Model confidence (mean pLDDT): 88 of 100. The RNA shown here (c-di-GMP-I riboswitch aptamer) has 97 nucleotides and comes from a Gemmatimonadaceae bacterium. The model forms 95% of the base pairs in the Rfam consensus. The sequence was found by an Rfam model in a public genome assembly. The organism belongs to Gemmatimonadaceae, within Bacteria. Its Rfam family is "c-di-GMP-I riboswitch aptamer". From the family's description: GEMM was predicted in a large-scale screen for bacterial structured RNA regulatory elements.
[in-house]
RNA sequence: GGGCGAUAAGGGCAAAACCGGCGAAAGCCGGUGACGCAAAGCUACGAGGCUACCGCAGCGGUGCACGCACCGACGCCAUGCCAGUCGAGCUGCCGAA
Numbered sequence: 001g002g003g004c005g006a007u008a009a010g011g012g013c014a015a016a017a018c019c020g021g022c023g024a025a026a027g028c029c030g031g032u033g034a035c036g037c038a039a040a041g042c043u044a045c046g047a048g049g050c051u052a053c054c055g056c057a058g059c060g061g062u063g064c065a066c067g068c069a070c071c072g073a074c075g076c077c078a079u080g081c082c083a084g085u086c087g088a089g090c091u092g093c094c095g096a097a
Stems, first nucleotide, its partner, number of pairs: 004095002012037002017032006035084001041090003045087003048082003055076002059072005
């Protein structure tokens, strides 16, 4: 230096749940809390997953100046999100076998 990784040392992160905040939602942030993690540090590049405000399409209802407008549920859609789903890239602490 490379691989590898312990019941080592010193530390680190923090799932679910609950509370508060942001958001249309997915989710995120803070607090409490620890299921776990050797990259559970960072990046949405590939695969995958989640959501659907807006937009688009048809349907139903109401109104209408007959052009359309509004309301409702449903379908499609990422430009939103997940790095604690996997791969990839970047960075990094320690050292028993």